[in-house]
RNA sequence: AGGCACGUAGCUCAGGGGGAGAGCAUCACCUUGACACGGUGGGGGUCCAGGGUUCAAAUCCCUGCGUGCCUACCA
Numbered sequence: 001a002g003g004c005a006c007g008u009a010g011c012u013c014a015g016g017g018g019g020a021g022a023g024c025a026u027c028a029c030c031u032u033g034a035c036a037c038g039g040u041g042g043g044g045g046u047c048c049a050g051g052g053u054u055c056a057a058a059u060c061c062c063u064g065c066g067u068g069c070c071u072a073c074c075a
Base pairs, nucleotide, nucleotide: 001071002070003069004068005067006066007065010024011023012022013021018055026042027041028040029039030038048064049063050062051061052060
């Protein structure tokens, strides 16, 4: 430098045109002499950024940024 994949909650990820979600974590309550486990309930989001298409975009398209892998080049 080129190609491919990925970017969504604190972490790991699902979803992929109209409701933003799961597990774990976290908080409260129940349970216990106390803790752990378990049960019930709650809080938590710039869906990477900008632009385009659309009645409507996290989702489709373009550009940029970041991460990972592969290839090439230099040494």
Transfer RNA from a Deltaproteobacteria bacterium, 75 nucleotides, folded computationally. The sequence was found in a public genome assembly. Rfam family: tRNA. Rfam links the family to the GO term triplet codon-amino acid adaptor activity. The prediction has a mean pLDDT of 85.